[in-house]
The RNA shown here (c-di-GMP-I-GGC riboswitch aptamer) has 88 nucleotides. Model confidence (mean pLDDT): 82 of 100. It matches the Rfam family "c-di-GMP-I-GGC riboswitch aptamer". Its family is annotated with cyclic-di-GMP binding in the Gene Ontology. It was read from a public genome assembly, where an Rfam model found it.
RNA sequence: AGUGAAAAAGGCAAACCUGUCGUGAGGCAGGGACGCAAAGCCACGGGUCAAUGGUUCACUAAGAAUUUUGACAGCCGGGUUACCAUGA
Repeated sequence: AGUGAAAAAGGCAAACCUGUCGUGAGGCAGGGACGCAAAGCCACGGGUCAAUGGUUCACUAAGAAUUUUGACAGCCGGGUUACCAUGA
């Protein structure tokens, strides 16, 4: 380099609850642990979600397509950096 079976120094923290910010998806802080070997970081490709957003189709309506701006890195790829163990 590669690998993550077992172990371990150490790390992160889903649901839920509380506070707070946001129209919202969600973010942040505290509590809490379902899990995680990158569950560190980056919206680059796909995806999902939001704005009773815009446009078009339909128009009695349910709805559909597309687009804009956002959210999710704990949906899947990709990029990038790193701990422990193993190891030519």